[in-house]
């Protein structure tokens, strides 16, 4: 150049059109003499633009990062 492919909360990951779920993380409560461990509860998330559709993380497109294959 020219193909493929991956992007989802601090972090790993699930989810192939109908309210984005989970492990951990991190805050706070309960216990405990204290801490840890266990239990609740909260925060936080679909790489950007646009298009299709009543509806888009899911499909189509263009661009951004990244990884792999030709040559």
């Nucleotide at each position: 150049a020219g193909g493929u492919c991956u992007u989802u909360g601090g972090u790993c990951u699930a989810g192939u059109g109908g309210u984005a779920g989970g492990g951990u993380a991190a805050a706070u409560g309960u216990c405990u003499c204290c801490a840890a461990a266990a239990c609740a509860u909260u925060u936080g998330g679909c790489g950007a633009g646009g298009g299709u559709u009543c509806g888009a993380u899911u499909c189509c497109u263009u661009c951004a990062a990244g990884a792999c294959c030709u040559g």
The prediction has a mean pLDDT of 82. Predicted 3D model of a 71-nucleotide RNA (transfer RNA) from a Candidatus Glassiibacteriota bacterium. It matches the Rfam family "tRNA". By type it is a transfer RNA.